[in-house]
C1' cells in the first nucleotide's frame, strides 16, 4: 500500500433499526458504627470517536476522516 477487527460515563461493558442507552467498579450522600472497614439504599456522571447521508425512527446500516489493534508483501 490492500484488507479485517475495534472505539459507549473516570475504567470495564450490554443494548435484534424502537419505550427514558445497560450492569459492575470507582466517586460523592445517606444508614449502621464509639470511629472506620464491610454490609445496605440513593445520587451525580453519557454531544454513543468527529462529520455527513439513508430511515416514521440509528450505539446499531451506508460513506468519508481521527484514533487502536491484526493479518499480509
Nucleotide at each position: 500500500g490492500u484488507c479485517c477487527c475495534c472505539g459507549u460515563a473516570g475504567u470495564c461493558u450490554a443494548a435484534u433499526g424502537g419505550a427514558u442507552a445497560u450492569g459492575a467498579c470507582g466517586u460523592c450522600g445517606g444508614c449502621c458504627u464509639c470511629c472506620g472497614a464491610a454490609g445496605c439504599c440513593g445520587a451525580a456522571g453519557g454531544u454513543u470517536g468527529c462529520a455527513g447521508g439513508u430511515u416514521c425512527g440509528a450505539c446499531u446500516c451506508c460513506u468519508g476522516c481521527c484514533g487502536g489493534g491484526g493479518a499480509u508483501a
Molecule: transfer RNA
Organism: Planctomyces sp.